Background:
A computed fold for a 354-nucleotide RNA from a Thiotrichales bacterium, annotated as Bacterial RNase P class A.
[in-house]
RNA sequence: GGAGUCGGCCAGGCAGUCGCUCCGGUCGGGUCUUCACCUGAUCGGGGAGGAAAGUCCGGGCUCCACAGGACAGGGUGCCAGGUAACACCUGGGGGGCGAAAGCCUACGGAAAGUGCCACAGAAAAUAUACCGCUCUGCGUUUCGCAGGGUAAGGGUGAAAUGGUGCGGUAAGAGCGCACCGCAUGGCUGGUAACAGGCAUGGCAGGGUAAACCCCACCCGGAGCAAGACCAAAUAGGGGAACACUGGCGUGGUCCGCGCUGUUCCCGGGUAGGUUGCACGAGGUGCCUGGUGACAGGCAUCCCAGAUGAAUGACUGCUCAACGACAGAACCCGGCUUAUCGGCCGGCUCCCUUC
Numbered sequence: 001g002g003a004g005u006c007g008g009c010c011a012g013g014c015a016g017u018c019g020c021u022c023c024g025g026u027c028g029g030g031u032c033u034u035c036a037c038c039u040g041a042u043c044g045g046g047g048a049g050g051a052a053a054g055u056c057c058g059g060g061c062u063c064c065a066c067a068g069g070a071c072a073g074g075g076u077g078c079c080a081g082g083u084a085a086c087a088c089c090u091g092g093g094g095g096g097c098g099a100a101a102g103c104c105u106a107c108g109g110a111a112a113g114u115g116c117c118a119c120a121g122a123a124a125a126u127a128u129a130c131c132g133c134u135c136u137g138c139g140u141u142u143c144g145c146a147g148g149g150u151a152a153g154g155g156u157g158a159a160a161u162g163g164u165g166c167g168g169u170a171a172g173a174g175c176g177c178a179c180c181g182c183a184u185g186g187c188u189g190g191u192a193a194c195a196g197g198c199a200u201g202g203c204a205g206g207g208u209a210a211a212c213c214c215c216a217c218c219c220g221g222a223g224c225a226a227g228a229c230c231a232a233a234u235a236g237g238g239g240a241a242c243a244c245u246g247g248c249g250u251g252g253u254c255c256g257c258g259c260u261g262u263u264c265c266c267g268g269g270u271a272g273g274u275u276g277c278a279c280g281a282g283g284u285g286c287c288u289g290g291u292g293a294c295a296g297g298c299a300u301c302c303c304a305g306a307u308g309a310a311u312g313a314c315u316g317c318u319c320a321a322c323g324a325c326a327g328a329a330c331c332c333g334g335c336u337u338a339u340c341g342g343c344c345g346g347c348u349c350c351c352u353u354c
Stems, first nucleotide, its partner, number of pairs: 001350010012318007020047011049325001053336002056334005061223004068255004073219005078092005093107001094105004108214002113212002115208003130154002132150008162180006181203001182201004187196003227275004237266006246260004282301008
């Protein structure tokens, strides 16, 4: 100097003018039986994201509701931790990719069972002999026929029934041996997943569970349009079904428990306001413990709450940012997707110079 890889941070800042919105204080106005609400002036303070997105997970919260058990159903799937919890995160292990730093992983079980592996090929499981090699007999003796042996070589295929080498054989074959692989047993290290060594045995069809299935663990439902309160209005209208052996009770079925009426159709009236609604599993700084996720302690801060939907316009200075992707609607922890521009740092490799 270049290439690669991993991590962190920002999404402008300062000042001024006008405008919008919320909260608090003060002074009024409107409506009004009252409450609630609307509105003006003034002072002080606050005002969209790293993903606010997708609605994919997990919860907090509210209601059913006093709410149990089983089956079905669903979710997860190496080990150990973290967390309110999780399919998330951290650290390890196995496997794969990469020269490396690093990256990916839908990673329990094929010896419980079932299914599938097209085509090609002799043959893909109740396994086999197409070409070939070799032995015996016969013959028209280049060769052919018949009867045996064989799976080392060749062919087909994604995959051919352990691999390589040596010996042996008529030719071959774990037929024998060495090493590797596999199975069984036990030893060492580790919390564990697992790793390493030793001994014995010639020892067998593989793959697929993101196929059905088996195993282990986990799981009530509905959702802020949940729910609560105030106000208003009407036709407490009409009809049908079941009736304690019935009906109803927040996914299905059964048992249990509770209540005693429930369900369907037609028709009519009202629908305005408040709350839930932001003090939180909260943010920031420091210390301690831990490899880490994180935990504990101390200090400090309050940082949007609209409801036809608020944060916009202009000017000056500065700057790495005036841009992309893009706008809160009960909240939080994650994951995934989209994305302009920039800053900082760690590690790996290559080239050159000293």

Model confidence (mean pLDDT): 77 of 100. NCBI's taxonomy places the organism under Bacteria, Pseudomonadati, Pseudomonadota, Gammaproteobacteria, Thiotrichales. Rfam family: Bacterial RNase P class A. By type it is a ribozyme.